[in-house]
């Protein structure tokens, strides 16, 4: 020098991936509150069945007028600040929450399992008040990596394919020369 090992440490890709705090733009003159006027029995607790409980003729639900008038999740900018399978993210199974059962919507958490190297355009469905923004697919583009190739003294540069369980430097153990 070589080959194995999901061995250890340390790093690289960059509009590089997460949190957190302030600002602020929407959300919205929306929702809700009061009062009034119409109206005449039902209404509320995500949905739907079934039951409980609360409100309702001293006027609900609903609809218009007049005075007020929010928030949330998501988003942009700043700063912190934890990392480089950073992280998303699809399935399965559980468990908390949701008045109580049952379907089950939604939020979180935990196991297993698959998928994505990383940004970014555009189409489609979904989630959303939204043409903002996420995720999913598809199909591009730029770019880091290593392989094989082709030029080339080299440096590079191009074509083609892989995929983070990878690339790269140092070390440890093994085993062969």
């Nucleotide at each position: 020098g070589g080959u194995g090992a999901a061995g250890a440490u340390a790093g690289a890709g960059g509009u590089g991936c997460g949190g957190a705090u302030u600002u602020u733009a929407a959300g919205a003159g929306u929702a809700u509150a009061u009062a009034g006027c119409a109206g005449g029995a039902g209404g509320a607790a995500a949905a739907u069945g079934a039951g409980u409980u609360c409100c309702g003729u001293u006027g609900a639900u609903u609809g218009u007028u007049a005075u007020a008038g929010a928030a949330a999740g998501g988003g942009a900018a700043a700063u912190c600040u934890g990392c480089c399978g950073a992280a998303g993210u699809g399935g399965a199974a559980g468990c908390u929450a949701g008045c109580u059962c049952a379907u089950c919507a939604u939020a979180g958490c935990u196991u297993u399992u698959g998928c994505u190297g990383g940004u970014u355009u555009u189409g489609c469905a979904u989630u959303g008040a939204a043409u903002a923004a996420a995720u999913g697919u598809a199909a591009g583009a730029c770019u880091g990596u290593c392989a094989a190739g082709a030029u080339c003294a080299a440096a590079a540069u191009c074509u083609u394919g892989g995929a983070g369980g990878g690339c790269u430097a140092u070390c440890u153990c093994a085993c062969a020369c």